[in-house]
RNA sequence: CCGGCCGGACGGUCGCGCGCGAGCGAUCGCGUGAGGAAAGUCCGGGCUCCGCAGCGCAGGGCAGCGGGUAACCCCCGUCCGCCGCGAGGCGAGGACCAGUGCCACAGUGACGAUGCCGGCGGCUUCGGCCGUCGGAGUGAAACGCGGCAAACUCUGCCCGGAGCAAGGCCAAGUAGGAGGGCGUGUCUCGGCCAUCGGCCGGGAACAGGGCGCGCUGCUCGAGCCCUCGGGUCGGCCGCAUGAGCCGUCGGGUGACCGGCGGACCAGAUGGAUGACCGUCCCCGCGCCUCGGCGUGGGACAGAACCCGGCUUACAGGCCGGUCU
Numbered sequence: 001c002c003g004g005c006c007g008g009a010c011g012g013u014c015g016c017g018c019g020c021g022a023g024c025g026a027u028c029g030c031g032u033g034a035g036g037a038a039a040g041u042c043c044g045g046g047c048u049c050c051g052c053a054g055c056g057c058a059g060g061g062c063a064g065c066g067g068g069u070a071a072c073c074c075c076c077g078u079c080c081g082c083c084g085c086g087a088g089g090c091g092a093g094g095a096c097c098a099g100u101g102c103c104a105c106a107g108u109g110a111c112g113a114u115g116c117c118g119g120c121g122g123c124u125u126c127g128g129c130c131g132u133c134g135g136a137g138u139g140a141a142a143c144g145c146g147g148c149a150a151a152c153u154c155u156g157c158c159c160g161g162a163g164c165a166a167g168g169c170c171a172a173g174u175a176g177g178a179g180g181g182c183g184u185g186u187c188u189c190g191g192c193c194a195u196c197g198g199c200c201g202g203g204a205a206c207a208g209g210g211c212g213c214g215c216u217g218c219u220c221g222a223g224c225c226c227u228c229g230g231g232u233c234g235g236c237c238g239c240a241u242g243a244g245c246c247g248u249c250g251g252g253u254g255a256c257c258g259g260c261g262g263a264c265c266a267g268a269u270g271g272a273u274g275a276c277c278g279u280c281c282c283c284g285c286g287c288c289u290c291g292g293c294g295u296g297g298g299a300c301a302g303a304a305c306c307c308g309g310c311u312u313a314c315a316g317g318c319c320g321g322u323c324u
Base pairs, nucleotide, nucleotide: 001321002320003319004318005317006316008280009279010278011277012276013275014274016033017032018031019030020029021028022027035300039311040310042309043308044307045306046305047163048162049161050160059159060158061157062156063155064078065077066076067075068074079093080091081090082089083088094154095153099152100151101148102147103146111144116135117134118133119132120131121130122129123128167237168236169235170234173232177228178227179226180225181224182223185206186205187203188202189201190200191199192198193197208220209219210218211217245262246261247260248259249258250257251256281298282297283296284295285294286293287292288291
């Protein structure tokens, strides 16, 4: 300077989630229980729904060349450029002969060049003018098919949208919907029509209904009951066998791929995974009889559908390679 790894160990007590077993039950027993980043949610996928399906526009992303992969803005190899004495590191490295735009300061002029000096050629009204070549000066760049695309743009390739609160299943009570059944009686007061009687409004005395049944009480007194279907509360699935892990062999410079063998390894849903003690381990400090004693500390952080990356955080420590 690179690459890889660990990130306290063992035992005990109490406590929590999940699984299995026992018990009528309270509960008990056994097993198991965070990470290298579980984080940021920045890329890429699986899975699910939307869409009959497909194409395009818009929008976004990527960019030497080759390879890996399910895929990638990731990884590997390599070329080129820049930095470093070096090991090595970094790169937004398609195109400015399509069009448009921009090029600070200085300078005549920064892209339709043309001011100064000089040479040559032509013209001349003799003052100069035109063409061409060279020079001085400024500047990162001075006319050269200039430079800039981390300017618009063009070229090639890629991308449908939303996300586990995805999505699916079961399913109370109340209210509402559809269908069906039973019932809407008596008394009394007032009004109207008025022939018996009927209608409307009030009372709540009786019958009757509801609060599971009886009493009491409350309440309704015209509604009550049953069935069906949708949704809400709630519950279950999705949800833990996987582009996964460990070992070994083989292929490949490598990323990675393949064969064989093995284990099953968190699943909460206000969200478990913790606390204390003892013996050690590592680090710091103090004392001293130099080997112990005492004391303090041991990070960053924490699953929530699952994977592959990137980035960021991290006390302390280990291993390998390489440079000066």